[in-house]
Context: one part of a larger RNA
RNA sequence: CUGGGCUUAAAGGAUGCGUAGGCGGUAGUGCAUGUCAGAUGUGAAAUCUCACUGCUCAACGGUGAGCGUGCGUUUGAAACUGCAUUACUAGAGUGCGGGGGAGGAGAGCGGAAUUCUUGGUGUAGCGGUGAAAUGCGUAGAUAUCAAGAAGAACACCGAUGGCGAAGGCAGCUCUCUAUCCCGCUACUGACGCUGAGGCAUGAAAGCUGGGGGAGCGAACAGGAUUAGAUACCCUGGUAGUCCCAGCCGUAAACGGUGUACACUAGGUGUGGGAGGAAUUGACCCCUCUCGCGCCGCAGCUAACGCGUUAAGUGUACCGCCUGGGGAGUACGGCCGCAAGGCUAAAACUC
Numbered sequence: 001c002u003g004g005g006c007u008u009a010a011a012g013g014a015u016g017c018g019u020a021g022g023c024g025g026u027a028g029u030g031c032a033u034g035u036c037a038g039a040u041g042u043g044a045a046a047u048c049u050c051a052c053u054g055c056u057c058a059a060c061g062g063u064g065a066g067c068g069u070g071c072g073u074u075u076g077a078a079a080c081u082g083c084a085u086u087a088c089u090a091g092a093g094u095g096c097g098g099g100g101g102a103g104g105a106g107a108g109c110g111g112a113a114u115u116c117u118u119g120g121u122g123u124a125g126c127g128g129u130g131a132a133a134u135g136c137g138u139a140g141a142u143a144u145c146a147a148g149a150a151g152a153a154c155a156c157c158g159a160u161g162g163c164g165a166a167g168g169c170a171g172c173u174c175u176c177u178a179u180c181c182c183g184c185u186a187c188u189g190a191c192g193c194u195g196a197g198g199c200a201u202g203a204a205a206g207c208u209g210g211g212g213g214a215g216c217g218a219a220c221a222g223g224a225u226u227a228g229a230u231a232c233c234c235u236g237g238u239a240g241u242c243c244c245a246g247c248c249g250u251a252a253a254c255g256g257u258g259u260a261c262a263c264u265a266g267g268u269g270u271g272g273g274a275g276g277a278a279u280u281g282a283c284c285c286c287u288c289u290c291g292c293g294c295c296g297c298a299g300c301u302a303a304c305g306c307g308u309u310a311a312g313u314g315u316a317c318c319g320c321c322u323g324g325g326g327a328g329u330a331c332g333g334c335c336g337c338a339a340g341g342c343u344a345a346a347a348c349u350c
Base pairs, nucleotide, nucleotide: 004321005320006319008303012318014201015200016199017198021194022193023192025088026087027086028085029084030083031082034080035077036076037075038074039073040072041071042070048066049065050064051063052062053061054060091191092188093187094186095184096183097182098181099180103177104176105175106174107173108172109171110154114150115149116148117147118146119145120144121143125136126135162169163168206247207246208245209244210243211242215241216240220236221235222234223233258317259316260315261314262313263312266295267294268293269292270291271290272289273288274287275286276285299306300305323350324349325348332343333342334341335340
């Protein structure tokens, strides 16, 4: 430099925003950077290829052409690309009128349950298991009634449902705030797509400081089980789980499927919106549109399967793969308080 690939065989970055770069809608005019054509100069010779010729042939030698894929100068072309300019509205965005939602942040409120405390009733057990025991209980437990306190999570609705870029988001109310969808086509006029670096967000666990601590519960202790039992089961129980501030930056961060756009049979269910027809009216029916599922033609696939939400057919851009182990390791660098993260080999071996 190039080929083939990336759901499951190696391979899509955890996700977004965005810089450089790459790529970019319709019509006209101009220029001529790329592009194309002609002319001309140069591209040494030898070597190489072809033709002819000569030593009887060959090697070899000679002559001519090609080759030398290029570069310079010059004359032109203007379809495509580029640049400049003018215009457009189908991409993109704004406006106006509606709509749905566990989207985000903060504050307040609520009931059920659990544990604890106090008091009443009440007496010998409770609890737990496959069976037990540790444990709790005559200093009155368990059970039950009343009052109080605390923290955490929000049954039913609830869904194969909704929202969010992903992580994720669920009691109710209020305040602030972001996106999305539909209808009308009023406005801007290519303002677009992707995106190396970069920046931001990023479950759980973990870390630092300060609070909080009901339940659960790594570690730990005890009881069982067992040949043993550093486990599974049981009784306890510390970090943690919760809040505030700051780190960490990883996951089977999964749809194991990068983003954007276009095109390519249908059927069916469901969530949001609009229109039509009809009706006393809610429904029902038809059409359009956005999302979420299932089945399936063509096509694709090694097969499984995918199949307008593509893994089909194409375009643009980014990331990544190149036999198994060694190894996502060593060394170095960057980041981190640490734990560790990111980048990332080789020897050797099969």
Molecule: small-subunit ribosomal RNA, central domain
Organism: uncultured organism